[in-house]
RNA sequence: GCCUCUCUAGCUCAGUUGGUAGAGCAGCUGAUUCGUAAUCAGCAGGUCGGCGGUUCAAGUCCGCUGGGAGGCU
Numbered sequence: 001g002c003c004u005c006u007c008u009a010g011c012u013c014a015g016u017u018g019g020u021a022g023a024g025c026a027g028c029u030g031a032u033u034c035g036u037a038a039u040c041a042g043c044a045g046g047u048c049g050g051c052g053g054u055u056c057a058a059g060u061c062c063g064c065u066g067g068g069a070g071g072c073u
Base pairs, nucleotide, nucleotide: 001072002071003070004069005068006067007066010025011024012023013022019056027043028042029041030040031039049065050064051063052062053061
């Protein structure tokens, strides 16, 4: 220098052919217990690496750009 993959909740990851973002763990509250753990119920938490574009509508498509991983020379 070139190619491929990846970046979404505190963490690990989903998200079909564009239709308005979810799970597990962690956290908080309550129930249960003499109490703790476990279990059960509920709640909160992100506008999707950044900027711009296309579209009625973008995590998803396009352009530029940043971080990470792997490969080639």